[in-house]
Context: one part of a larger RNA
RNA sequence: AACGAACGCUGGCGGCGCGUCUUAAGCAUGCAAGUCGAGCGGGAGGGGCAGCGAUGCCCUGAGAGCGGCGGACGGGUGAGUAACGCGUGGACAACCGACCCUCCGGUGGGGGAUAGCCGAGCGAAAGCGCGGAUAAUACCGCAUGAGACGGAGCGGGGGCGGCCCUGUUCCGGGAAAGCGCCUGCGGGCGCGCCGGGGGACGGGUCUGCGUCCCAUCAGCUAGACGGCGGGGUGAAGGCCCACCGUGGCGACGACGGGUAGCCGGCCUGAGAGGGUGGACGGCCACAUUGGGACUGGGAACGGCCCAGACUCCUACGGGAGGCAGCAGCUAAGGAUCUUCCGCAAUGGGCGAAAGCCUGACGGAGCGACGCCGCGUGGACGAUGGAGGCCGGAAGGUUGUGAAGUCCUUUUCUCGGGGGGGAACAACCGUGCCAGGGAAUGGGCGCGGGGUGACGCGGACCGAGGAAUAAGCCCCGGCAAACUACGUGCCAGCAGCCGCGGUAACACGUAGGGGGCGAGCGUUGUUC
Repeated sequence: AACGAACGCUGGCGGCGCGUCUUAAGCAUGCAAGUCGAGCGGGAGGGGCAGCGAUGCCCUGAGAGCGGCGGACGGGUGAGUAACGCGUGGACAACCGACCCUCCGGUGGGGGAUAGCCGAGCGAAAGCGCGGAUAAUACCGCAUGAGACGGAGCGGGGGCGGCCCUGUUCCGGGAAAGCGCCUGCGGGCGCGCCGGGGGACGGGUCUGCGUCCCAUCAGCUAGACGGCGGGGUGAAGGCCCACCGUGGCGACGACGGGUAGCCGGCCUGAGAGGGUGGACGGCCACAUUGGGACUGGGAACGGCCCAGACUCCUACGGGAGGCAGCAGCUAAGGAUCUUCCGCAAUGGGCGAAAGCCUGACGGAGCGACGCCGCGUGGACGAUGGAGGCCGGAAGGUUGUGAAGUCCUUUUCUCGGGGGGGAACAACCGUGCCAGGGAAUGGGCGCGGGGUGACGCGGACCGAGGAAUAAGCCCCGGCAAACUACGUGCCAGCAGCCGCGGUAACACGUAGGGGGCGAGCGUUGUUC
C1' cells in the first nucleotide's frame, strides 16, 4: 500500500460497486422453458336464435393429444483436472453445422398407420396393457431430378506427398408439404417444403512454444512403440481389432507423490519481479455418486435407463425425488443478504402477427463490506465568566472554546412538482420504389397512434427552524503528543527494545495534548 474480510467501540446522508472464501454437506415451500389453432384431428364449457319439447343452426372456445421449433442458449459452481485443459502462434490436401444471408433449380402423383377419442379392464398410487375408428407440414413407396455423390473412360492445371482443383462422355443411386391472404376464379402474393453452390457466424480435430512443489519419487511401459489390413467417426489417428516387427519414454527429470480449474486481468513494486485468479469478460470441467445409451445439426443441471447412498409416500404388492438456478431453511463457521417488484427497458425462445414465456435482465430491500462525495453550521465575541485540571502563592491552562449578537438552510421535516429512461408496434393516413393487367401482398420513408416495475422516485419550487447528526486510537524510544493522583514486580502493559519491587511521562483514572474522522483501532493475508 492492498482486501469478497472478520472482531471491538462508534455511527447522519447520498452515488457507484461488492456480499457463504467454510460442508461439490443436506434441503420444506414457491418460482427459474416454453411456444405455435396461419401444421392436424377435435372439442368440455359458455352465449345467441328457432322450437312446447326432443333437437337443430350460429358464435366463442379451455384442458389433453399428434406434429413443428426451442428445452445443447441463458443461469450456477470449481469438485475433478499438471492435461493440447488453458494461453499464444499455426494446420485440416482429415471435418461438421439447425436457424440467418445470397444465388440456381424444383415442389407431380399415391399408400398404410397411430395418439387424442370411444368401449371394456388392472392398480392404493405412480401408472399400465387390450379392442375399435380417425387427421396432418407425422410415416412410407412411385415419378422427375440439371447440379451434388459413387463408379468407369478421355483430358487440363497444381502440390514435397497419401493427393487437390477442373473440363467432358456414359452408368448407378437418390428429393419435396403444405398453410394463409387477395381475386376479375384464369390466377397473383406471402410464409413454408426439397436438391445444390457460396457466405456469415459457431464448432470439432491436430500441432510448435509456454504453464506449481518434492529426486527423501530414478527408472517407466504390453495397445505398450511402429507396420500391413480392417472396423468405427462428421473427420486424421493404436481410437478399436486381427496379424507382423520389438520397440517407445527418461537427469533437457520419464514414472510416482502432493497441490491447483487456466487466462484477460487484479494487488504490490521505480522497475525487474513477487503474490493472486473473488466481482466483470473468454475457455474448460461438473450437475446426489458411478456407468450407459436414445433423440437430435448439436447433448444432456430443472430428459431417459441401470446401479449405489440418502430422503419421502404406500393399502407392503410397489412407487417418488435430486437448489453447484432465484429467494429461503438446517448444519458448519470468525463470517457473507429479501421466501421482494416488473417484463416498462435490453437480450433470448416460439409465433405471420397480436402476443405468451423469461428469478437472463431491469429495479427495489438488507449489511459503513469497499471507494467517492456531503453534512453535523458560519461570522463576530473577554479587563479571558462559571466549572475542571495544575500550582505554596501569585497565577497558568481548558479558551474564542462557551454564553451572547448577527447570518445561512446543504442536510432534516412538511407541502408542491412532475423531466428523461419510450424506441419500435399492430393499425390508420400519406409519398416513393421493384414487379404486375388489377386487388391483396413486398421494400424504403413521413405523420398519427398504445405502453414505466423503479415511483408515495429525481431535478426544481415553497414553509419551518441551528434546528436531526462525533467518534475512535494514541502521547517512554522507534514515532507527532505530559502533567497530577492511585497502585507498589501487585493489578496490569507490550509490535521490538522493554515498563511495574513507594515520587511510574510506559499500569489505572483525570486534565491537557497528538493523529484520523462516519469512522477509528485490532487480527489475518499478500507485496